[in-house]
The RNA shown here (transfer RNA) has 72 nucleotides and comes from a Candidatus Azambacteria bacterium. It matches the Rfam family "tRNA". Rfam classes the family as a transfer RNA. Rfam links the family to the GO term triplet codon-amino acid adaptor activity. Its mean pLDDT, the model's own confidence on a scale to 100, is 80.

RNA sequence: GCCGCGGUAGCUCAGUGGUAGAGCGCAUCCCUGAAGAGGAUGGCGUCGACAGUUCGAUUCUGUCCCGCGGCA
Numbered sequence: 001g002c003c004g005c006g007g008u009a010g011c012u013c014a015g016u017g018g019u020a021g022a023g024c025g026c027a028u029c030c031c032u033g034a035a036g037a038g039g040a041u042g043g044c045g046u047c048g049a050c051a052g053u054u055c056g057a058u059u060c061u062g063u064c065c066c067g068c069g070g071c072a
Base pairs, nucleotide, nucleotide: 001071002070003069004068005067006066007065010024011023012022013021018055025044026042027041028040029039030038048064049063050062051061052060
């Protein structure tokens, strides 16, 4: 340099045009003498960035950034 895959919650990952989710973690409350376990409630997010297409983009297109792999 070229090709492919990935970037979404604190972490691991779903979601592939129409209100952004799960598990774990975290916070508050219940329970307890106190804690742990258990139960209830809360998503805690600029969907890597900027443009384009569209009535509507996390999703499709282009460029760029970052990570991983392959070729040279």